This is a predicted structure of a 71-nucleotide RNA (transfer RNA) from a bacterium.
Its Rfam family is "tRNA". The family's RNA type in Rfam is transfer RNA.
The prediction has a mean pLDDT of 84.
[in-house]
RNA sequence: GGGGUCAUAGUUCAAUGGUAGAAUUGCGGUCUCCAAAACCGCUGAUCUAGGUUCGAAUCCUAGUGACCCCG
Numbered sequence: 001g002g003g004g005u006c007a008u009a010g011u012u013c014a015a016u017g018g019u020a021g022a023a024u025u026g027c028g029g030u031c032u033c034c035a036a037a038a039c040c041g042c043u044g045a046u047c048u049a050g051g052u053u054c055g056a057a058u059c060c061u062a063g064u065g066a067c068c069c070c071g
Base pairs, nucleotide, nucleotide: 001070002069003068004067005066006065007064010024011023012022013021018054026042027041028040029039030038047063048062049061050060051059
């Protein structure tokens, strides 16, 4: 220098162009003499900027970052 894969909640992962979910963490509650466990509930996210579309996490372009391959 060229090419490929990936980026979603604090963490690990889902999501056919049509309400962004689960587990776990955290918080509250039930239970308990107290705590743990168990059960119930709540909070919390689409890397950035444009474009296409009635509608974008998803499609296109550019950029940023991580990893891999070629030279």